[in-house]
Molecule: transfer RNA
Organism: Candidatus Nanohalarchaeota archaeon
RNA sequence: GGGCUGGUAGCUCAGUUGGUAGAGUGCUGCCUCGGCAUGGCAGAGGCCGCGGGUUCGAAUCCCGCCCCGUCCA
Numbered sequence: 001g002g003g004c005u006g007g008u009a010g011c012u013c014a015g016u017u018g019g020u021a022g023a024g025u026g027c028u029g030c031c032u033c034g035g036c037a038u039g040g041c042a043g044a045g046g047c048c049g050c051g052g053g054u055u056c057g058a059a060u061c062c063c064g065c066c067c068c069g070u071c072c073a
Stems, first nucleotide, its partner, number of pairs: 001072004006067002010025004019056001027043005049065005
């Protein structure tokens, strides 16, 4: 330098015919208990890597760039 893959919640990851962004775990509060653990309920937490384009509407489609991984040279 080139090919491929990935970038979404603190972490691990879902999210395909473009139409309100989710799960597990963690965090906070309450309940349960004599207390702790377990369990139950509720809540907070995201400009979907960055910048443009297409569209009534983009995490999703198109272009450029950045970063991680892997392969080739």